RNA sequence: AGAGUUUGAUCCUGGCUCAGAUUGAACGCUGGCGGCAGGCUUAACACAUGCAAGUCGAGCGGAUAAAGGGUGCUUGCUCGCUGAUCGAGCGGCGGACGGGUGAGUAACGCGUAGGAAUCUACCUGGUAGUGGGGGACAACAGUUGGAAACGACUGCUAAUACCGCAUACGCCCUACGGGGGAAAGCGGGGGAUCUUCGGACCUCGUGCUAUCAGAUGAGCCUGCGUGAGAUUAGCUUGUUGGUGAGGUAAUGGCUCACCAAGGCAACGAUCUCUAGCUGGUCUGAGAGGAUGAUCAGCCACACUGGGACUGAGACACGGCCCAGACUCCUACGGGAGGCAGCAGUGGGGAAUCUUAGACAAUGGGGGAAACCCUGAUCUAGCCAUGCCGCGUGAGUGAUGAAGGCCCUAGGGUCGUAAAGCUCUUUCGCCAGGGAUGGUAAUGACAGUACCUGGUAAAGAAACCCCGGCUAACUCCGUGCCAGCAGCCGCGGUAAUACGGAGGGGGUUAGCGUUGUUCGGAAUUACUGGGCGUAAAGCGCGCGUAGGCGGUUACUAAAGUUGGGGGUGAAAUCCCGGGGCUCAACCCCGGAACUGCCUCCAAAACUAGCUAGUCUAUAGUCUCGAGAGAGGUGAGUGGAAUUCCGAGUGCAGAGGUGAUAUUCGCAUAUGUUCGGAGGAACACCAGUGGCGAAGGCGGCUCACUGGUCGAGUACUGACGCUGAGGUGCGAAAGUGUGGGGAGCAAACAGGAUUAGAUACCCUGGUAGUCCACACCGUAAACGAUGAAUGCCAGUCGUCGGGGCGCUUGGCGCUUCGGUGACACACCUAACGGAUUAAGCAUUCCGCCUGGGGAGUACGGUCGCAAGGUUAAAACUCAAAUGAAUUGACGGGGGCCCGCACAAGCGGUGGAGCAUGUGGUUUAAUUCGAAGCAACGCGAAGAACCUUACCUACUCUUGACAUCCUGCGAACUUGGUAGAGAUACCUUGGUGCCUUCGGGAGCGCAGUGACAGGUGCUGCAUGGCUGCCGUCAGCUCGUGUUGUGAAAUGUUGGGUUAAGUCCCGUAACGAGCGCAACCCCUAUCCUUAUUUGCCAGCACGUUCGGGUGGGAACUCUAAGGAGACUGCCGGUGACAAACCGGAGGAAGGUGGGGAUGACGUCAAGUCAUCAUGGCCCUUACGAGUAGGGCUACACACGUGCUACAAUGGCCGGUACAGAGGGCCGCGAACCUGCGAGGGUAAGCUAAUCUCAGAAAACCGGUCGUAGUCCGGAUCGCAGUCUGCAACUCGACUGCGUGAAGUCGGAAUCGCUAGUAAUCGCGAAUCAGAAUGUCGCGGUGAAUACGUUCCCGGGCCUUGUACACACCGCCCGUCACACCAUGGGAGUGGGUUGCACCAGAAGUAGCUAGUCUAACCUUCGGGAGGACGGUUACCACGGUGUGAUUCAUGACUGGGGUGAAGUCGUAACAAGGUAGCCGUA
Repeated sequence: AGAGUUUGAUCCUGGCUCAGAUUGAACGCUGGCGGCAGGCUUAACACAUGCAAGUCGAGCGGAUAAAGGGUGCUUGCUCGCUGAUCGAGCGGCGGACGGGUGAGUAACGCGUAGGAAUCUACCUGGUAGUGGGGGACAACAGUUGGAAACGACUGCUAAUACCGCAUACGCCCUACGGGGGAAAGCGGGGGAUCUUCGGACCUCGUGCUAUCAGAUGAGCCUGCGUGAGAUUAGCUUGUUGGUGAGGUAAUGGCUCACCAAGGCAACGAUCUCUAGCUGGUCUGAGAGGAUGAUCAGCCACACUGGGACUGAGACACGGCCCAGACUCCUACGGGAGGCAGCAGUGGGGAAUCUUAGACAAUGGGGGAAACCCUGAUCUAGCCAUGCCGCGUGAGUGAUGAAGGCCCUAGGGUCGUAAAGCUCUUUCGCCAGGGAUGGUAAUGACAGUACCUGGUAAAGAAACCCCGGCUAACUCCGUGCCAGCAGCCGCGGUAAUACGGAGGGGGUUAGCGUUGUUCGGAAUUACUGGGCGUAAAGCGCGCGUAGGCGGUUACUAAAGUUGGGGGUGAAAUCCCGGGGCUCAACCCCGGAACUGCCUCCAAAACUAGCUAGUCUAUAGUCUCGAGAGAGGUGAGUGGAAUUCCGAGUGCAGAGGUGAUAUUCGCAUAUGUUCGGAGGAACACCAGUGGCGAAGGCGGCUCACUGGUCGAGUACUGACGCUGAGGUGCGAAAGUGUGGGGAGCAAACAGGAUUAGAUACCCUGGUAGUCCACACCGUAAACGAUGAAUGCCAGUCGUCGGGGCGCUUGGCGCUUCGGUGACACACCUAACGGAUUAAGCAUUCCGCCUGGGGAGUACGGUCGCAAGGUUAAAACUCAAAUGAAUUGACGGGGGCCCGCACAAGCGGUGGAGCAUGUGGUUUAAUUCGAAGCAACGCGAAGAACCUUACCUACUCUUGACAUCCUGCGAACUUGGUAGAGAUACCUUGGUGCCUUCGGGAGCGCAGUGACAGGUGCUGCAUGGCUGCCGUCAGCUCGUGUUGUGAAAUGUUGGGUUAAGUCCCGUAACGAGCGCAACCCCUAUCCUUAUUUGCCAGCACGUUCGGGUGGGAACUCUAAGGAGACUGCCGGUGACAAACCGGAGGAAGGUGGGGAUGACGUCAAGUCAUCAUGGCCCUUACGAGUAGGGCUACACACGUGCUACAAUGGCCGGUACAGAGGGCCGCGAACCUGCGAGGGUAAGCUAAUCUCAGAAAACCGGUCGUAGUCCGGAUCGCAGUCUGCAACUCGACUGCGUGAAGUCGGAAUCGCUAGUAAUCGCGAAUCAGAAUGUCGCGGUGAAUACGUUCCCGGGCCUUGUACACACCGCCCGUCACACCAUGGGAGUGGGUUGCACCAGAAGUAGCUAGUCUAACCUUCGGGAGGACGGUUACCACGGUGUGAUUCAUGACUGGGGUGAAGUCGUAACAAGGUAGCCGUA
């Protein structure tokens, strides 16, 4: 410090997620030791048991076993004394500390800094005292009630208990004259004196009283700070203040009476929800954010609520009273209790410990002290809960052992790891010694820490991860299953992502998961963000509060700055030291605590005061016959539509893509004239004008707002913005009343359509118009808030002014508007650019992922429609912006192609052939599936082929290699069988040899293995098809852009062509195109047999037959030729095109081979090869028979036809290219023929297949189901073959079906082509209408590119990128989830009104009682009880508010597998889309 994730890729915006640290944690697996810490976060739920606050006999009356010594006497009892001890009681001090908890509390509660009107036991210091009396009450005794708790009555008694009196330095009150008020003793020691023998008295100590100070602690007041919600906006009557009184320790409405009417609040009162606060802790670079366990300070609470008493202090955790709930005891009459003290129990919960030891230390209470008490505290126990430290061994050791795993089969790896050898003993265990904590007596911890000796490598390693982020890879299993997952995402047969294993990585007595907080997140932005299009500028003004504010001088010092002082507790953090062996931990010192208060100083800036400062902001004034659809009202004009009347006129009009509804013989449409009425104002008209925006358009008048220019003068900061507020605000809509020509929601009809509640047409009502009143929203847009200043220009345009001259349609300049282009700069880019989206300042509004949702609820406004304000649950990992490359468009432009058009011939109809589907079957083997499967694999299924079916057989196998044994191999005959095969039988004894044996073959055996046309073409190689022989596809360097990318390759021409030329931030290059190659068309040279024969010769049966020739044809080698080379024109002087000449051939001469980058997971595992999987007496192998040839039907491709351009008969010509020895087979004979017989020649320019056919000549048929057509069937044959039944081809005779040119639709072809005619070959025993070749005859048409199809280039739009066979919307149906409404129902909290009123306090008091004091002795004062009044808790009644839960039914929302219906949006999305409204 960043990373992953939206996209085909890019940049941005933006969310989600991860890596870090953290924890009072929990869970899973695992677990050796020690130190230091920590340990109910939940039920402030309920608690059994024990302990947690007592102490003082030196305050008092008393009691007492044992002890000591003494008295009396009935010698074992009584009495008293000493010292000691003490239950209960009176009394004092302490139980207000310590310990716990965080319920309540949003508060002077806490923090911080101050303040004045106070108290303070014990403690310290000072001053003055401590004299003399009185009356009671417990204990106790007796009586008595009760189960108990606990009482009642009578009687006795002490005090440091209680009460007067005296005294009063100081103290308090005061009217300044005066008045008032206290105490207590106890203990030790003691010389003289006195004594009732107790003591007095003196002294010391300790108490006590009064008072002044201090210290400590506490109370009170104030400034500032300290959560959320405005879907809580008004709250308040003791409320705010005053006077007086009461009350308190003290100020104060704290309380009361009276008076006044105040007080708080947008700087957030009141209300609701939540919460103890702080030092600190965690995180962070910091600023911040989160938090408030342990330790420390403060507060609050003590079962819940109320209350006071006592006291220095409490409204009191282990005190009291009352009420309530709960628990327990009970004799049913009554009582008792309060663990949020320490342990512990139950419960709740994911979850948190021992009913331990000791007061040794530190501290606390009491006491004079000894001492007692102390679950405070110090320790121990439990728990890996955390932090820190240590160990589980060290060295050596390569046959790189065994074993595991992987493997390319060689090896690699675990791995010096192990074993082995040598060594050590930390920790542990055993044994011995043994502290500090204490200066002295005292040690729970503890026989602990530590030290010494012994022991043996001996007792001690796990967890998570290994697709990317993120360090770490392979095998097996599984097969969208099981599962994983923090995000992206893995898994559908080769998973580094699941599970296991091996190996590796990380951490280590821990590791991982889950949760929390901060960080990363500059995704709340103070530091430090934004708002044209990503979320985000209010529709626009006016203006209140507030914020901000020009210029000069003086002043003061609030802000500001500097210095000093106080405070900011300690601990923590940081720095430096020190102590435990180190560390964690602890101790000491320093720094820091960024804050607040206060004093002094400064005076630039900001705010304030003063000076009536100034004029540059702003405003006022004068002028302009300034400009203008600015506004309101009144009047008025013409054109047009419609309607009405009349004339004319005749059958249609209207409307549409085409129709129809509609109007029209009752006279429409058309045309002429007249009239009525309403609405809107053509041309002018313009990125022209005006207005704040909405908006404003004939003309005239009236009233009126703003603005601009010029000019002096005046005012003198009067300004800017603007939360709330208030006004204006298109269209639609609402109310009332008018008006209504045209248009036109709704509605009706007609079309269209699968449907058409639409688009189109014919009608048509609200509405549109006016007046008044509402509504208050729009894509109310420049998607751009207002104001001010500054920062290059150029060109227009509107309204004013100035200057100049050549006076014009002139030039220059200035102010105010409104536009275009463009620099700097900005921006993610697009773009903006003096009218900023630039550089700055001020103020306001708004945003924080998408959806849910601008929705629900609540409030508010509205007559309503609805507006405004405005969430959450839940859900997704994206949603969005700009730009890029493609693809696509029922977008555009240019161009090409038998693409259309123009033609010729077909298919689709018939019969047959062939392939496919379907069906059938035991099997009808398999594959191919739009073009680009279907006469395709198959260049040829009777057996074989053959992969399929049935039956019968074999199991190391039909085929390969290795091993062992035997045997030559092989073979004759017979039997069984469908055969494979089995059995018997016969013949045979080979070849080489170093004589050991070997090679080949066969049989048998064993195991490795063979074998598979079994699966996967979506694991593959190779090969192939298609786009397409289309003209494209790319690269290097450079340049542009943040980038994807672009440029080049676009543009202007041209071409068959990215072919070439020109231009050009590009320059070059590669794969393609073209050319090079083959065939063909012309000529030449060479060569001459089997081909040829002009000339010469011979010969003939009239055949190049022969001699010979090399001229010609041909053959087959090599050359020539064609290049837009030449001429003219066009073009840009180019490329090129058009025409011409010459030429066998002319612009690629014709044809072939040749197929760029890529696309279709295209085809093929059945050509072959091959990974993986599967079968192994079978999914392998053999044999026989059957099937692939089936047949209601459907489709494709063909053949033959339907006839006269023809059929048939007879005759006569002319090819090319091929094949042939398991062959082609002449001639001859024979058969009607297929063929047969015999047989020459030929391994082929020699022989042969081999007769070419159409054509031509002659004849016949005469438009008919025919002398067309030949299917089908019958009979008889031929050939091939082991074999033609299923299931071959051919021949002869006979039979003679459909068919008379083919619906919708559709195919091929542009010249030696189509059409037509025959010939050959491959395969092959035989079996072509198929396929591949060959030649013969030989056309028609192309105006042209509008349209269909396919393709290329440029451009445009896009929400597509699996790329339009795309994407995507809504209803409905089903399941689940959260949520709103809902008759209501049940809780919580709370306001108001009223009732009620325990305990308690205060006031009053006719009753009862009454020790201290007074008394005139009657009584009084005072007090207690009782009664009553006021206040008040619980409780009750009524009525509201609010919140939570639940509710039949219901509303929308979200999410789900391949459901239903349509097709709204994205392209002109097929009616451009969108916004508001009905």
This is a predicted structure of a 1478-nucleotide RNA (small-subunit ribosomal RNA) from an uncultured bacterium. The sequence is in RNAcentral, with records from ENA. Model confidence (mean pLDDT): 85 of 100.